[in-house]
Context: one part of a larger RNA
Molecule: large-subunit ribosomal RNA, domain IV
Organism: marine sediment metagenome
């Protein structure tokens, strides 16, 4: 010097990202216990008091209930009886110590806000959470050889189930609610018209040449074979017509106006499929921003309550609340402390030096 412990004047979080770590609390009995609440909780809330040993005393009271005695239907059984064993307050008196749950084991508490309802699950080896799951809610598919999934198939799961069932998707207890938009994309339904494949169809044409013409080169050319091939017919799909947002998603701008000023209930205009409703709001979302005001502090970029100018909240990509819960996150207080002012001393282990 390092580590693991113990103690520490005065102060008591001034430490620090943060009370991290440590300290404090702690057992049992009794008293007592708030807001809020889903009436279950919250709650060991909080906050207090007591605790040893001896005597009264084989205490009061309770549990169990033997022998004996009595009754008897003489087998059981019933009554009485209280021995022994056992649990064990409360009260009075006394004794000792600084201290009686004398050691050990054995909750610190309260207030506030965010998030997630909760118990649960997770990155085996840096993340335990606000992430995942969840019960509950909604939509959608599926009529049974179900949909869906695995497999080339046979076949299997679904399910020896049958729509109060099974699959998929989103949301996420509970309470109050969940507004407007179907123009785009998707899905569902529709079928008049347009477009449209293979295929059907075969107008017309190509090559070849029996033959004919000319007979010098060459020209015409039936049938057959061959190669192209127009019109026309031709499904779903797409175009089209509707529906559908707890489907993917979206939810405006400018100008003017009230008898101080300011503001604009009101008016005008442009655009849109429709222009953000309720609720919330500098928020896990606010750039400007340490916004402004209030609270808490001597002093507060955090925190709490408001305001609304929402850069860029907003309603199952759920909105806003919410008791209980949380090794969750923020802020404050009480208690407590070597975290600190600011160090010190002691014990053990290691290092180091010497032998």
């Nucleotide at each position: 010097c390092u580590c693991u412990c113990g103690u520490u004047a005065a102060g008591g979080a001034a430490c620090u990202c943060u009370g991290c770590a440590a300290a404090a609390u702690g057992a049992c009995u009794c008293c007592g216990u708030a807001a809020c609440u889903u009436c279950g909780g919250g709650a060991u809330a909080a906050g207090g008091a007591g605790u040893g040993c001896c005597c009264c005393a084989u205490u009061a009271a309770g549990g169990u209930g033997a022998a004996g005695c009595g009754a008897u239907u003489c087998g059981c059984u019933c009554g009485u009886g209280g021995a022994g064993c056992u649990u064990g307050a409360a009260g009075g008196g006394g004794c000792c110590g600084c201290a009686g749950u004398a050691a050990a084991a054995u909750g610190g508490c309260g207030g506030u806000a965010g998030c997630g309802a909760c118990u649960g699950u997770u990155u085996a080896c840096u993340a335990a959470a606000a992430a995942c799951a969840u019960a509950g809610g909604u939509c959608u598919c599926u009529g049974c050889u179900a949909a869906g999934u695995c497999g080339c198939a046979a076949g299997a799961c679904g399910a020896c189930g049958u729509a109060u069932a099974g699959g998929g998707a989103c949301u996420g207890a509970c309470g109050c609610c969940u507004g407007c938009c179907c123009g785009g994309u998707g899905c569902u339904g529709g079928a008049a018209g347009g477009u449209u494949a293979a295929g059907g169809g075969g107008a017309a044409g190509u090559g070849u040449u029996a033959u004919c013409c000319a007979u010098u080169a060459g020209g015409a050319g039936a049938a057959g074979c061959u190669c192209u091939g127009a019109a026309c017919c031709g499904a779903a799909g797409c175009c089209c017509c509707a529906g559908u947002a707890a489907a993917c998603g979206g939810c405006g701008g400018c100008c003017g106006u009230a008898a101080c000023u300011a503001u604009a209930a009101c008016g005008g205009u442009c655009c849109u499929a429709a222009g953000g409703u309720a609720g919330c709001g500098a928020a896990a979302u606010u750039c400007c921003u340490u916004g402004u005001c209030g609270g808490g502090u001597a002093a507060g970029u955090u925190c709490c309550g408001a305001c609304c100018u929402g850069c860029a909240c907003g309603a199952a990509u759920g909105g806003c609340g919410u008791a209980a819960c949380g090794a969750u996150u923020u802020c404050c207080g009480c208690a407590c402390u070597g975290u600190c002012u600011c160090g010190a001393c002691g014990a053990g282990a290691g290092g180091c030096u010497c032998a």